The prediction has a mean pLDDT of 85. Large-subunit ribosomal RNA, domain I from Lacrimispora sp., 541 nucleotides, folded computationally. Taxonomically the source falls in Lacrimispora (Bacteria, Bacillota, Clostridia, Lachnospiraceae). It matches the Rfam family "Bacterial large subunit ribosomal RNA".
Context: one part of a larger RNA
């Protein structure tokens, strides 16, 4: 030095565990903000660095309920307090809530500096305190130029807006490229990603100038299944890709403009009535009468939520053990044998579970009632009047439609042209005729649908500390001028019973003693593999 065996060290795998995650389901909720948000800064504790909580009334204040013995958070300890005259704690409603932040008196290098007006305090102040003082838009009033009337402007009062978020869902305005086409240009990716604006708990769409063509057809919209990878589109390449119809979910329909009438006045408008569809309405005439709202406010009880309450049955015996919930024996409950905990595995020990009950206060929902408000029907006659114009439509250029200009309808419109007017007009995939369907150029509309930051309850052939979130708390430490990037890190024991005392040592550390079931469980703490190191013994060289 090598090999083997044994015992150790280092090391952290593995096993077991779970405080944390992941993915879903059901219900709720779906907004907060000038009454100052979200997010922060700085403070507040007897001792107080961090987290949590709170705001100069600062680890809390008031009140109404619950609850019933300990309490002064995580978090020990000492001191000092509170509590059956009901504390701590839980819930409802209030009060307080420094400074920054849309930040809003002005400024500003956020958490700072510094004004004016009015009021109060003081003997007084250059002191203190309170309130107000930003901008924009709208409404109303006052004032008021050039410039006569006026208008602009200015001032004041009142109301609204502003900012945040959930990296979600929705609508609109803009809008790529990589890629695919085995290259690439039309095409694709894709109206995707991304940017901007706006809104709501959903949004958007929506009561036919519809769909059809089997007909005495259907009858707003939305979503799903199907039709169907069909018909089509397509350098007919790559690819893109419907609709009708059928079956389901849900179900709801309405209001203006105009004609005409009345009133007002600034003389071409306003307000009220009227009226709203294709079997129209006004004007003129006749007849009849019930049904109901998706609106607002209030009241009532109900249901549910925001604290809670009751809740069966073994202290059974014996054995093993440190410990019984294990084993043996004997019982009991069960509308409760879900689950968790307790010194090993507990229906009957604890918390609970099934079931039952419960709100002073606040919230929500539907219902009922009341009030207010909105809200009728039918018939006949008449080509008297009305029925959405720079509109429909056409040309050119684009875009959207599954549809790439195509035979290209339909929808939108940048430029130009430009109707009819109910004896009217549009559509049925160029166009024409016939036939059929419908009535544009105004508006509103619940539900079925999408999503989940948030709350409550639950589930898992999801993970178990290199996994599962980046995070078993952390967007921390750390890195970067900055945008931004971004970790590692769990386990003594049932209980600290966390090793008094003695010895060596300066200490660290160790040896005894003691605790404990165990200390090779001793805090560098469960188990403790391998690499690597050491010691002892044997063999070989």
């Nucleotide at each position: 030095a090598g090999c083997a065996u044994a015992g150790g060290g280092c090391g952290a795998a593995u096993g077991c565990c779970u405080u944390g995650g992941c993915a879903c389901c059901a219900a709720g909720a779906g907004c907060c903000g000038a009454u100052g948000a979200a997010g922060g800064a700085c403070g507040g504790g007897a001792u107080a660095a961090g987290c949590a909580c709170c705001g100069a009334u600062a680890u809390g204040c008031u009140u109404c309920g619950g609850g019933g013995a300990g309490u002064c958070g995580c978090a020990a300890a000492u001191a000092g307090a509170c509590a059956u005259c009901g504390a701590u704690c839980c819930g409802g409603a209030g009060a307080u809530u420094u400074c920054c932040g849309a930040a809003u008196g002005g400024g500003g290098a956020a958490a700072c500096c510094u004004a004016c007006u009015u009021g109060a305090g003081c003997a007084a102040c250059c002191c203190u305190c309170a309130a107000g003082u930003a901008c924009u838009u709208g409404u109303a009033a006052g004032u008021g130029a050039a410039u006569a009337c006026a208008u602009a402007g200015c001032u004041u009062a009142c109301a609204a807006g502003a900012g945040g978020a959930a990296g979600a869902c929705c609508a609109g305005g803009g809008g790529a490229a990589c890629u695919g086409a085995a290259a690439c240009a039309u095409c694709u990716a894709a109206g995707u990603a991304c940017c901007c604006u706006g809104a709501g708990g959903a949004a958007g769409a929506g009561a036919a100038a519809g769909a059809a063509a089997a007909a005495u057809u259907c009858g707003a919209u939305u979503u799903c299944c199907u039709a169907a990878g069909u018909a089509g589109c397509g350098g007919c390449g790559a690819g893109c890709g419907a609709a009708c119809g059928g079956g389901a979910a849900a179900g709801a329909g309405c209001c203006c403009a105009a004609a005409c009438c009345a009133g007002a006045u600034u003389u071409a408008u306003c307000u009220g009535g009227g009226g709203u569809u294709a079997c129209g309405g006004a004007c003129a005439g006749a007849a009849c009468a019930a049904a109901g709202g998706a609106u607002a406010u209030g009241u009532a009880g109900u249901u549910a939520g925001u604290a809670g309450a009751g809740g069966a049955a073994g202290a059974a015996g014996a054995c093993u053990g440190g410990a019984a919930a294990g084993u043996c024996u004997c019982a009991c409950c069960a509308a409760a044998g879900a689950a968790g905990g307790u010194g090993a595995u507990a229906g009957u020990c604890c918390u609970g579970u099934a079931c039952u009950c419960g709100a002073a206060a606040c919230u929500a929902a539907a219902u009922a009632c009341a009030u207010a408000c909105a809200g009728g029907u039918u018939c006949u006659u008449g080509a008297u009047c009305c029925a959405g114009a720079g509109u429909a439509c056409c040309a050119c250029g684009a875009g959207a439609c599954a549809c790439g200009u195509g035979a290209a309808a339909u929808c939108u419109u940048g430029u130009g042209g430009g109707a009819a007017g109910u004896a009217g007009g549009g559509a049925g995939g160029c166009c024409c005729a016939c036939c059929u369907c419908c009535c544009a150029a105004g508006g509103c509309u619940a539900a079925a649908u999408a999503c989940u930051a948030c709350u409550u309850g639950g589930u898992g052939a999801c993970c178990g500390a290199u996994a599962g979130a980046g995070a078993a708390u952390a967007g921390u430490a750390c890195c970067g001028u900055g945008a931004g990037g971004g970790a590692a890190a769990g386990g003594u024991g049932a209980a600290a019973a966390g090793a008094a005392c003695c010895c060596c040592g300066g200490a660290a550390g160790g040896g005894g003693a003691g605790u404990g079931a165990a200390a090779u469980a001793g805090a560098a703490c469960c188990u403790g593999a391998a690499a690597c190191c050491c010691u002892a013994u044997g063999c070989u060289u």